[in-house]
Molecule: Bacterial small signal recognition particle RNA
Organism: Gemmatimonadota bacterium
RNA sequence: UUCAGGCCCCGAAGGUUGCAGGCCCGCCAACUCCGCCAGGACCGAAAGGUAGCAACGGUACGUGGUGUCUUGCCUCGCUUCGUAAGGCCUGGAGCA
Numbered sequence: 001u002u003c004a005g006g007c008c009c010c011g012a013a014g015g016u017u018g019c020a021g022g023c024c025c026g027c028c029a030a031c032u033c034c035g036c037c038a039g040g041a042c043c044g045a046a047a048g049g050u051a052g053c054a055a056c057g058g059u060a061c062g063u064g065g066u067g068u069c070u071u072g073c074c075u076c077g078c079u080u081c082g083u084a085a086g087g088c089c090u091g092g093a094g095c096a
Stems, first nucleotide, its partner, number of pairs: 001093008010082005015076001018073005023067001024065004033058003041050003
């Protein structure tokens, strides 16, 4: 000097850990959500109608739970691959 191998560095793909959100299930609105409105109230000569409390149903916010799912972030002496350069180590060859 060069070749090969290894480690570090750099990058990519994947994985690990934790947290939060989404999705799923449950609970969840006396009234200031929706629907339906017993009783009662009101209008009408009547037939009927109007508004509408409770109850019931639904849903929102919220909250609890679960997870072979999903998204984001974090974590990691993790795995594999990559190739140019840089550093280090080992071995071979050549030259001085």